RNA sequence: AGCUCAUCCAGAGGGGCAGAGGGAACGGCCCGUUGAAGCCCCGGCAACCCUCCCGCCGGUUCUCGUUCACAGAAGUCGAGGCCACGGUGGGGAAGGUGCCAAUUCCGUCCCGGGCGAAAGCCGCCGCGGGGAAGAUGAGGA
Numbered sequence: 001a002g003c004u005c006a007u008c009c010a011g012a013g014g015g016g017c018a019g020a021g022g023g024a025a026c027g028g029c030c031c032g033u034u035g036a037a038g039c040c041c042c043g044g045c046a047a048c049c050c051u052c053c054c055g056c057c058g059g060u061u062c063u064c065g066u067u068c069a070c071a072g073a074a075g076u077c078g079a080g081g082c083c084a085c086g087g088u089g090g091g092g093a094a095g096g097u098g099c100c101a102a103u104u105c106c107g108u109c110c111c112g113g114g115c116g117a118a119a120g121c122c123g124c125c126g127c128g129g130g131g132a133a134g135a136u137g138a139g140g141a
Stems, first nucleotide, its partner, number of pairs: 003139006013042005021031003025108004043100003048096002052091006058083003062080004104133001109130004113125004
């Protein structure tokens, strides 16, 4: 670089150096000399991975009870015990990433809706759904 899966309308910024760009591409619209990108320090958000705790599901050779005219066994059901792995819900945040203007800022392709005398064409809409692309994480070769 490429593949698979999940998520993307929530959340969270100060300082130092630096000095003109930045928001992936394109268009729009924004941010920026009241300081952009980049680098460093500190802080924070979140919960993808990992870790810990609690509950439920699940499993079970176990124990007790239940049921049968009696006894025993099996079975059923209930309670308890135990449990490697697994599923699920909740909590926490030490570690690995990530993130800390605007929904991934909006649109781009398709379908639908509304408005424009409005059926078609056309134009507009911070209207809806899906896709593409992108970002981040995890996994495997």
The prediction has a mean pLDDT of 77. SAM riboswitch aptamer (S box leader) from Streptomyces carminius, 141 nucleotides, folded computationally. Its Rfam family is "SAM riboswitch aptamer (S box leader)". About the family: The SAM riboswitch is found upstream of a number of genes which code for proteins involved in methionine or cysteine biosynthesis in Gram-positive bacteria. Taxonomically the source falls in Streptomyces (Bacteria, Actinomycetota, Actinomycetes, Kitasatosporales).